The RNA shown here (small-subunit ribosomal RNA) has 1539 nucleotides and comes from a metagenome. The coordinates come from a structure-prediction model, not an experiment, and the mean pLDDT is 82. The sequence is in RNAcentral, with records from SILVA.
C1' cells in the first nucleotide's frame, strides 16, 4: 500500500511490494571467469585407493632372465641380475592431516585471568657425559604316510595341527632390542642453616646423606695402533645419555555471557565441610576410611524438550531478530555399549579386548568385517557430482644423512544455469509504411523501421599457426670460503652443464571463416508497470490479500497488442522487513484485548535536607586482549567485474593501573518538613453483643354480619352457608424497620438504617510537647469478601426456585393467575465468585475559574443571632487549558511528572480441555493445542426500521351516504383442457396494452407453397428467355402451359458484335412480434400535487458530516415572520397558463328577438346590436379595509363591501430520488439466435374452449317501485365511400326514398330522470330478466364454430347478501339520461366526455393505514419482507475421554563379560644374588624378581514389577470447527414485544 463501513476516525488482525539461500520443481537454454553441491537415514554398503619409511641400527636372503662351463640332455655348477625383491628385529611416525555434528544446555564454547597444583616427543640455545660386561629373541631351518637295519626308494594332497583364520613343538642367531655394574650432578628425596623474596600453601640459596644414565652408525687417514682397502685412531657429519631454559603444543582452575517449559518447586547421601590415606603430570570426594550435618534452590535449583559453540553470514536506519553451509578456532564422536594396553602425547577413524546388532566365509568344528577419509552403489528423498589426472609439477605432511619414497591432504580437470560477474545473439541505412496477423466507428490504427532490400563490422562459436607465468629447486662440474691435523666429509656461495608442469589442445596473441550456430520466460481488475477481440456461461477454471466466472468477463482460455526481466524467467519452501503487531530505542490498559473483588503485610524495587569520609556505580585517560579470514577504507593483480593481494580502520568488548568526586550506593553524624505519638475537642445507618418498641402481614379465639370473595386483559382454579371477604376485641408467631430520608453520613472493599446500654476500629479539625525518615509499593503469603450454594442445629409470618393447578397460545414445561418445598432467619462451620463498576490500581508533588451540600477552625461588627471574609477535610455539579479515535475526561484527572504493584497482544476453538492445588459437593483457581475465519471489535455520521416518544396532516379512522363480497349475466384473470386455446402485466395486472379478434387484425395451431411480399448496392457466370391477357390444376397462394415481344448501344441489318434494366445460379444482403426491459433510449407507472430535495460562500468537526433546512410562531406548503453562524441561491410549493363564475369593450351569421312594422304565427321577414350566446381582449380578490387575538411580526378570527374572499371551484404542471417498477409485442437499439426458415404467402382452425378460483362492472331482486298514456326541460359532441330530413311500406328491427348538410345554417335527435293521469296491492309477483325455442332485420365474399338488432313464445338465480372490503366532503356523493372514439359490423354493461335532478356528515384525531418535521434507541445498510440464536438431521476435519493394546528413556533390584587395581599365587620363568656340582661350556637347588591362574571391589550388556513417566493406537462416548438454498422453534438487536 490493499482488505472493515452505506460512509467516517480509531482499535487490530491478515495480506502484499524488498533483501537473501548449500535451495528444489516448471518452462526455457550460446560462452566464459569465479565460487559451490548428501541440509534428509550418525541408514546400509561391493571395488580400488586414503601412512609409512629408514639397509647411514641388525641378521638373513630369493627368483625369473642373461652369460659362461659341465651334461648321462633329466639336469646341474660359476658369474650377473643383487646384497635387490618379499618377509623379520629394532627407530621414528602412525595421537597430525581427512570426515561428521549423532551426541552435549555444560565435564561443551566464547572474552577476560589463574596455575605458588601440572605436562611436553620431533626443534633451538646451554652445561656435563657416553666406562664395563651379559643373557635371550625373530627372521632362518626342521617336524606326512608306506617300504626298508641303513643308505634310499616308493607315494601322494609337497610334508607339525587346521576347511580357512591362525596357532604348536624342537634347534640356531644379530643390533641403536633386553640385562647388570661402574661413574654421576645444578636433578629427586630427606635433614640442617635459618638468609633473600614472595600471593597462605610456597620459593631462591648453602651444606651433609640417600638414590637414579647411556649406543652406536656413517665417513676419513692427518696424529696413534695394525699395516695400505683398516680400526683400537681422527670427526663441529648423525644419533645416545643426565640436567638448566626456550619455542611451539596441551592438562588443570576461576569470573561472567550462552535456548523453550513453572501444566517440572523443592533437589541431594560421596550428598556439603573436616581429618588422615591413597591416586594422578597435576589441585580437588578424584577415590577410601572417620566425624560433623551440611549444601543448591523463585537472580528458577531438580526435572523435561530442543541444540554442537564461536569468529563469522543473512536481514534491519539502528538496536535488534535469525543463523552456525562452504572458510578459520574449540568441541564432541567414529557400526552400538563399556574397557584398558602401547606411548612424551590416545581411552586411539582406516589399533587391541569383551559384549551386542547386522553382513560375508566356512569343510558347521569355526572365523572376518566396520566409507560420519576420496571416488563409487543401494536404501529414503522435492534433493546434491566423477568408482577422473598428477610412476605428486606445486604447497604440506611422515620417514631418511641424503637422493628419494609416501601421502583421495592438496594442485588440477570432469558433472549440475546451483550461485555471483563479465561478453554475445550484432551495427548503420531502408516506406506516408509490403505480405500477413489483430483490431475496427470500416475511415482507418497496430506490429512497424520492425521486415525484405543496401551497405559495414568481426565480439563469440568452428578451423589454424606460433607460444607466457605457476620451476623455486634437486643433482653433476669447476671455484671461493668456513670447520677441520686434514687437499676427506660437511655447511654456505658463486659459475656452468643437463634437468623437472598433472593442469594443457592453457590464458593472452595472430590468421583464415562467416550475420553466418546463438532467446526466452512472467504479468497485464486494485494493491502494480502493462488493453483489446474471440470462446465460455457459477460451467471450465484462476486466486498472495481483496475477489473473479450466472450470454457482451480488462480477473477464466486462446489470440494480437503492451509491461518486466534476461541466460535466464517463474513457482514453492525457508529467514529478516516492512511489524511500532512483545515496544531497550519504541506500545498500552473508561468505552476497542487489558486495574488483581478489597485490605494487611514478606522478600524486592523506589526513597526528605544536611556534614564528613569511602570510590562499588559513573565519567576520563594509559596500557594489555579483543586469532587469522570476513565487513569498511585505501592502494595494487587478473581486459572489467565477480575474484585475489598489501597497508590501515573498526572489533562499540573484557582484564588492569592512574586519576575525578556532581549524581546514586556504602560507612560515621546532624537536622524536621515527610511519617508516627501525645493534648483539647468534632460528626457519623463503621464493626460486635445484650435488651426493648411500634406499625404492617399471616394465623388462632370471640363477637357483630350473610353471600360472596378473591383473582385478571378477560376469565378460570382458589376461599366461602361447616358462615368467608368485611368489621370489633384479644392472644400467638416470625420477619422487616415507615415518616425524617437527602447525588446527606460511615465504612478498605463487600456493606451499614427503629430505640438503649456495654465493648471496639478508623476519620476530621487545632495546639506544636516527643521520636528522628521510622516512608511509599507489594511477587510470594495472610485475612476480609453480596446473592446464591453446601454441611450440622435450630427457626419459619410473609415472600418464594423446583413442583402442583388455572388460563393464553399452533405449542406454552414461560410470561398472567391459585397455591406451594428448599430458601430467605438465628448458631456454628465450609464455598471464594459477581456488570465484587467510577467497567478507571496505590502513593506524593504540580496545574483557570464559578457553584452546591456535609464536618470543624478562626478574622471582622461591642456581644449574640445573623452577616461577610479566610482557611483544612469529605461529596456533588457545571466548566478553561490539557489530554482523547471520539463520546468525554478536567484540583474526586482520563493533565503534566515520579515510584512500585496487576494485566493485554486478531475472532472463534475457550476460561475450554489435560495436569496440579483448593472444596463434602457444586465447583474454583492456574491453563493451553491442534483447527477454523478475513475478520471480530470502539466511537460517532448519514439513512431506514421500532409492538419508542411528541407535533401535523391525508376520505386514514371516525360521522354520513351509496356499493362490491351472495344471485344471473358481461368483461379480464388464474387454473385445466386444447394441435393452438399466441403474448406481456405483484400493491402501482386483473372493462389492462385491445379507442372495437367471424376473414383481416394474428403474433398461436395444422395443411398447402415460396429465395423471398417490400428495401438497397455490388461482383462472377448466363442471358432477350420477361411483364397484360387467356387455358389447365388447386381450397387459395402458387405452379404449369400458352400467348404476347423482338426491345438498349453499334455494325456490314434477321445476322453479327458489345453491353444491360427484367430474369437465371452462385455470393453478399433482406427479412424475423426469435431472446435479452437484468446491456439500453424514448415513454409510463408509484410513493405524491407529499412539502420537500440540493448548491455557493462561510462557520463547526481530524473526519464521515453538520449548520443553513434546527427552535418560537404560522400555512394547504421549507407558506410567511421572529429568533438565529450564518448569509444568500436554485429545483419543487404559489404565480404565470386552460376551463369555469361577476361585468365591460369590440363584434352582429348561420346565432339573438327588447322596442318597431309585417306574418303562412314558425325570429318566419324586414330590421335591431339591447339581450342571451358566440369568441376575442379587458375589468374584477389584494387578508386592500374594519374590529380582534398575536411578539408592534407573519398570521388566523369576526365583519363590511362583492358576483366571488381568504389558493373561489376544476384542469394542466408531478422536485432530488426510489422500486436492476413496466415495456426489446408502439417503435427505436447493443449483443446474442433462424436463414429451402424462428422469413414470406395462402386455406382452415384458435385466441370466444370450461369441473372450479379471483378481479372489475352491468341488471336485478321491488311500491321513493313497474307497466300505460300524456307532457317539460339539456350539455358536449360527430357528419362526405359521411349524417340522412319530410314522405311511404313494415307492429318492429328495417326498408324505399332522396331534400338540405363540408355543417351556431342541414341532419344524428326522441333526452330520460321530471311532472299530470291511469294500473298494479306485496307475490316469486304486471318485480327480475337469465336460459331456450321459432320468425325476421342489418352489416359484411362469407356471420356453423363465433356479430349486432327486431318481434313472439319460454320465464333461471334472485326477498338486498359472511368473513372481509370500496367510493365520497358540495354542483360532491347518489340518481337521470345524451354523445363521442375506434369501427363494414359488433359481443360497449367499456372508455372518454356532457348536462339533467341533487343529498347526508365530519369544528373530532384514541385507534387501522399511508405520509411530513424533530427527537430517541438499534447488533438493521440488500436497510424489519432487517438481523439473528439453539437443539435435531446430513457431510468432513481437528481434538479430549476410553477396557486396554504397542513402544521409548528413566530410577529400583538381580546377573556380572573384558579389564585396572588389590589379595593369594602348592603350577610357569634367560640375566642378578647365593650354594654345591662340574667335562669350566655349563648343570642343579634355593633367593630375589616376575608370570599363568584364581578370589574380590568397581562395571557394559542383559533381566526385573498389569510400578511410575512420555508418546502412538483403540471399540465406544463427548463437545467443538466447517459446510449456496434441510426440520423445529423465534432466544438476542427497537420498549425485539415479559427490558
Nucleotide at each position: 500500500g490493499g482488505u472493515a463501513u452505506g460512509a467516517u476516525a480509531c482499535u487490530g488482525g491478515c495480506u502484499c511490494a524488498g533483501a537473501a539461500c548449500g535451495a528444489a520443481c516448471g518452462c526455457u537454454g550460446g560462452c566464459g571467469g569465479c565460487g559451490u553441491g548428501g541440509a534428509u537415514u550418525a541408514g546400509g554398503c561391493a571395488u580400488g585407493c586414503a601412512a609409512g619409511u629408514c639397509g647411514a641400527g641388525c641378521g638373513a636372503g630369493a627368483a625369473a632372465c642373461c652369460c659362461g662351463g659341465u651334461u648321462u640332455c633329466g639336469a646341474u655348477c660359476g658369474g650377473g641380475g643383487a646384497g635387490u625383491a618379499c618377509a623379520g628385529c629394532g627407530g621414528c611416525g602412525a595421537a597430525a592431516g581427512g570426515g561428521u555434528g549423532a551426541g552435549u544446555a555444560a565435564u561443551g564454547c566464547a572474552c577476560a585471568g589463574a596455575u605458588a597444583a601440572c605436562c611436553u616427543a620431533c626443534c633451538c640455545g646451554c652445561g656435563a657425559g657416553a666406562g664395563a660386561g651379559g643373557a635371550a629373541u625373530a627372521a632362518c631351518g626342521g617336524c606326512g604316510c608306506c617300504c626298508g637295519c641303513a643308505a634310499g626308494g616308493g607315494u601322494c594332497u609337497u610334508g607339525c595341527c587346521g576347511a580357512a583364520a591362525g596357532g604348536g613343538c624342537c634347534g640356531c642367531u644379530a643390533a641403536u632390542a633386553c640385562c647388570u655394574c661402574a661413574u654421576g650432578a645444578c636433578a629427586u628425596c630427606g635433614c640442617g642453616c635459618u638468609g633473600g623474596c614472595g600471593c597462605c600453601u610456597g620459593u631462591c640459596g648453602c651444606g651433609c646423606g640417600a638414590u637414579c644414565a647411556a649406543a652406536g652408525g656413517g665417513g676419513c687417514c692427518u696424529c696413534u695402533g695394525a699395516a695400505c682397502g683398516u680400526a683400537u685412531g681422527c670427526u663441529u657429519c648423525c644419533g645416545c645419555u643426565c640436567g638448566c631454559g626456550g619455542a611451539g603444543g596441551g592438562g588443570u582452575c576461576u569470573g561472567u555471557g550462552u535456548c523453550c517449559c513453572a501444566u517440572u518447586a523443592g533437589c541431594u547421601a560421596g550428598u556439603u565441610g573436616g581429618u588422615g590415606a591413597g591416586g594422578u603430570a597435576a589441585g580437588a570426594g578424584c577415590u577410601c576410611a572417620c566425624c560433623a550435618a551440611g549444601g543448591c534452590a523463585a537472580a528458577g535449583a531438580u526435572g523435561g524438550g530442543u541444540a554442537g559453540c564461536g569468529g563469522g553470514c543473512c536481514u534491519g536506519a539502528g538496536a535488534g531478530g535469525g543463523u552456525g553451509a562452504u572458510c578459520c578456532g574449540c568441541c564432541a564422536c567414529a557400526c552400538u555399549g563399556g574397557g584398558a594396553c602401547u606411548g612424551a602425547g590416545a581411552c586411539a577413524c582406516u589399533g587391541c579386548c569383551c559384549a551386542g546388532a547386522c553382513u560375508c566365509c566356512u569343510a558347521u568344528g569355526g572365523g572376518a568385517g566396520g566409507c560420519u577419509g576420496c571416488a563409487g552403489u543401494c536404501g529414503a528423498g522435492a534433493a546434491u557430482c566423477u568408482u577422473c589426472g598428477a610412476c605428486c609439477a606445486a604447497u604440506u605432511c611422515g620417514c631418511g644423512a641424503a637422493a628419494g619414497c609416501g601421502u583421495g591432504a592438496u594442485c588440477g580437470a570432469g558433472c549440475g544455469a546451483c550461485g555471483c560477474c563479465g561478453c554475445g545473439u550484432g551495427c548503420g541505412g531502408g516506406a506516408c509504411g509490403a505480405a500477413g496477423g489483430c483490431c475496427u466507428u470500416c475511415g482507418g490504427g497496430u506490429c512497424g523501421u520492425a521486415a525484405a532490400c543496401c551497405g559495414c563490422u568481426g565480439u563469440u562459436g568452428g578451423g589454424g599457426a606460433a607460444u607466457a607465468u605457476g620451476a623455486a629447486g634437486g643433482g653433476g662440474c669447476g671455484g671461493g670460503c668456513g670447520u677441520u691435523a686434514a687437499u676427506a666429509g660437511c655447511g654456505c656461495c658463486c659459475g656452468u652443464c643437463a634437468u623437472u608442469g598433472a593442469c594443457g589442445u592453457u590464458a593472452a596473441u595472430c590468421c583464415c571463416u562467416g550475420a553466418g550456430g546463438a532467446a526466452g520466460c512472467c504479468a497485464c481488475g486494485g494493491c502494480u508497470a502493462a488493453c483489446u477481440u474471440c470462446g465460455u456461461g457459477c460451467c471450465a477454471g484462476c486466486a498472495g490479500c481483496c475477489g473473479c466466472g450466472g450470454u457482451a468477463a480488462g480477473a477464466c482460455g486462446g489470440a494480437g497488442g503492451u509491461g518486466g526481466c534476461a541466460a535466464g524467467c517463474g513457482u514453492u519452501g525457508u529467514u529478516c522487513g516492512g511489524a511500532a503487531u512483545c515496544a531497550c530505542u519504541g506500545g498500552g490498559c473508561c468505552u476497542a484485548a487489558a486495574g488483581g473483588g478489597c485490605g494487611c503485610g514478606u522478600a524486592g524495587g523506589u526513597g526528605g535536607c544536611u556534614u564528613g569520609g569511602u570510590a562499588a556505580g559513573u565519567c576520563g585517560g594509559g596500557u594489555g586482549u579483543g586469532a587469522a579470514a570476513u565487513c569498511c577504507c585505501u592502494c595494487g593483480g587478473c581486459c572489467c567485474a565477480a575474484c585475489c593481494g598489501a597497508g590501515g580502520a573498526a572489533g562499540u568488548g573484557c582484564a588492569u593501573c592512574c586519576g575525578a568526586u556532581a549524581c546514586u550506593g556504602c560507612c560515621a553524624g546532624g537536622c524536621u518538613u515527610g511519617a508516627g505519638u501525645c493534648c483539647a475537642g468534632g460528626a457519623g445507618g463503621g464493626g460486635a453483643g445484650a435488651g426493648u418498641g411500634g406499625a404492617a402481614u399471616u394465623c388462632c379465639u370471640g363477637g357483630u354480619g350473610g353471600a360472596g370473595c378473591g383473582g385478571u386483559g378477560a376469565a378460570a382454579u382458589g376461599c366461602g352457608u361447616a358462615g368467608a371477604u368485611a368489621u370489633c376485641a384479644g392472644g400467638a408467631g416470625g420477619a422487616a424497620c415507615g415518616c425524617c430520608g437527602g447525588u446527606g453520613g460511615c465504612g478498605a472493599a463487600a456493606g451499614c438504617g427503629a430505640c438503649u446500654c456495654u465493648c471496639u476500629g478508623g476519620c476530621c479539625u487545632g495546639g506544636a510537647a516527643c521520636u528522628g525518615a521510622c516512608a511509599c509499593u507489594g511477587a510470594g503469603g495472610c485475612g476480609c469478601g453480596a446473592a446464591a450454594g453446601c454441611c450440622a442445629g435450630g427457626g419459619g409470618a410473609g415472600c418464594g426456585a423446583a413442583c402442583g393447578g388455572g388460563a393464553u397460545u399452533a405449542g406454552a414445561u414461560a410470561c398472567c393467575c391459585c397455591g406451594g418445598u428448599a430458601g430467605u432467619c438465628c448458631u456454628g462451620g465450609c464455598c471464594g465468585u459477581a456488570a465484587a463498576c467510577g467497567a478507571u490500581g496505590g502513593g506524593c508533588a504540580c496545574u483557570a475559574a464559578g457553584u452546591a451540600g456535609g464536618g470543624g477552625g478562626g478574622g471582622u461588627u461591642c456581644c449574640c443571632a445573623u452577616a461577610u471574609c479566610c482557611u483544612c477535610c469529605c461529596u456533588g455539579c457545571c466548566g478553561a487549558a490539557g489530554c482523547g479515535a471520539a463520546g468525554g475526561u478536567a484540583u474526586u484527572a482520563a493533565g503534566u511528572g515520579c515510584c512500585c504493584c496487576g494485566c493485554c497482544u486478531g475472532g472463534g476453538g475457550a476460561g475450554u480441555a489435560c495436569g496440579g492445588c483448593c472444596g463434602c459437593a457444586a465447583g474454583g483457581u492456574u491453563a493451553a493445542a491442534a483447527c477454523u475465519c478475513a475478520a471480530a471489535g470502539u466511537a460517532a455520521u448519514u439513512g431506514a426500521c421500532g409492538g419508542g416518544g411528541g407535533c401535523u396532516c391525508a376520505c386514514a379512522c371516525a360521522a354520513g351516504c351509496g356499493g362490491u363480497g351472495g344471485a344471473g349475466c358481461a368483461u379480464g384473470u388464474u387454473g385445466c383442457u386444447c394441435a393452438a386455446u399466441u403474448c406481456g402485466a405483484a400493491c402501482a395486472a386483473c372493462g389492462c396494452g385491445a379507442a372495437g379478434a367471424a376473414c383481416c387484425u394474428u403474433a398461436c395451431c395444422g395443411g398447402g407453397g415460396u429465395u423471398g411480399a417490400a428495401c438497397u448496392a455490388c461482383g462472377c457466370g448466363g442471358g432477350a428467355u420477361u411483364a397484360a391477357g387467356c387455358u389447365g390444376u388447386g381450397a387459395a397462394a402458387g405452379c404449369a402451359g400458352u400467348g404476347g415481344c423482338u426491345u438498349g448501344c453499334c455494325c456490314u441489318c434477321u445476322g453479327g458484335g458489345u453491353g444491360u434494366a427484367a430474369c437465371c445460379g452462385c455470393g453478399a444482403u433482406a427479412g424475423g412480434u426469435g431472446u435479452u426491459g437484468c446491456a439500453u433510449g424514448g415513454c409510463u407507472g408509484u410513493c405524491g400535487u407529499c412539502a420537500g430535495c440540493u448548491c455557493g460562500u462561510g462557520c463547526c468537526g481530524u473526519g464521515a458530516g453538520g449548520u443553513g433546512u434546527u427552535g418560537g410562531g404560522u400555512u394547504a406548503a421549507g407558506u410567511c415572520c421572529c429568533g438565529u453562524a450564518a448569509c444568500g441561491a436554485g429545483c419543487g410549493a404559489a404565480a404565470c397558463c386552460c376551463c369555469u363564475g361577476u361585468c365591460c369593450u369590440u363584434a352582429g351569421u348561420u346565432g339573438c328577438c327588447a322596442g318597431c312594422a309585417c306574418u303562412u304565427c314558425g325570429g318566419g321577414u324586414g330590421g335591431g346590436g339591447a339581450c342571451u350566446c358566440u369568441a376575442a381582449g379587458g375589468a374584477g380578490a389584494c387578508u386592500g379595509c374594519c374590529g380582534g387575538u398575536g411578539u408592534u411580526a407573519a398570521a388566523c378570527c369576526g365583519g363590511a363591501g362583492g358576483a366571488a374572499g381568504g389558493u373561489g371551484g376544476g384542469g394542466a404542471u408531478g422536485a432530488c430520488g426510489u422500486c436492476a417498477a413496466g415495456u426489446c409485442g408502439u417503435c427505436a437499439u447493443g449483443g446474442c439466435c433462424c436463414u429451402u426458415a424462428c422469413g414470406c404467402c395462402c386455406c382452415g382452425g384458435g385466441c370466444c374452449g370450461c369441473a372450479a378460483a379471483c378481479g372489475u362492472g352491468c341488471c336485478a331482486c321491488a311500491a321513493u317501485g313497474g307497466c300505460c298514456g300524456g307532457u317539460a326541460c339539456a350539455a358536449a359532441g360527430g357528419g362526405a365511400a359521411g349524417c340522412g330530413a319530410u314522405a311511404c311500406c313494415g307492429a318492429g328491427a328495417g326498408g324505399u326514398g332522396g331534400a338540405g348538410c363540408c355543417a351556431a345554417u342541414c341532419c344524428c335527435a326522441g333526452a330520460a330522470a321530471g311532472c299530470c293521469g291511469g294500473u298494479c296491492c306485496c307475490a316469486g309477483u304486471u318485480c327480475g330478466g337469465a336460459u331456450u325455442g321459432a320468425g325476421g332485420g342489418c352489416u359484411g365474399a362469407a356471420a356453423u364454430u363465433c356479430g349486432c338488432c327486431c318481434u313472439c313464445a319460454u320465464g333461471a338465480a334472485g326477498c338486498c347478501g359472511g368473513a372481509a372490503u370500496c367510493g365520497c366532503u358540495a354542483g360532491u356523493a347518489a340518481u337521470c339520461g345524451c354523445g363521442g372514439g375506434u369501427c363494414a359490423g359488433c359481443c360497449a354493461u367499456a372508455c372518454c366526455g356532457c348536462g339533467g335532478u341533487g343529498a347526508a356528515u365530519a369544528u373530532g384525531u384514541u385507534c387501522c393505514u399511508g405520509a411530513g418535521c424533530c427527537u430517541u434507541g438499534u447488533a438493521c445498510a440488500c436497510a424489519c419482507c432487517g438481523c439473528c440464536c439453539g437443539u435435531c438431521a446430513a457431510g468432513c476435519c481437528a481434538c479430549g475421554a476410553g477396557a486396554g493394546c504397542u513402544g521409548g528413556g528413566g530410577g529400583u533390584c538381580c546377573c556380572g563379560a573384558a579389564g585396572u587395581c588389590g589379595c593369594c599365587g602348592g603350577c610357569c620363568c634367560a640375566a642378578c644374588c647365593c650354594a654345591c656340582c662340574u667335562u669350566c661350556g655349563g648343570g642343579u637347588g634355593g633367593g630375589a624378581g616376575g608370570g599363568a591362574g584364581g578370589c574380590g571391589c568397581c562395571c557394559a550388556c542383559g533381566g526385573u514389577a498389569a510400578a511410575a513417566c512420555c508418546a502412538g493406537u483403540g471399540a465406544u462416548c463427548g463437545g467443538g470447527a466447517c459446510u449456496a438454498a434441510g426440520u423445529c422453534g423465534g432466544a438476542a438487536c427497537a420498549a425485539g414485544g415479559u427490558a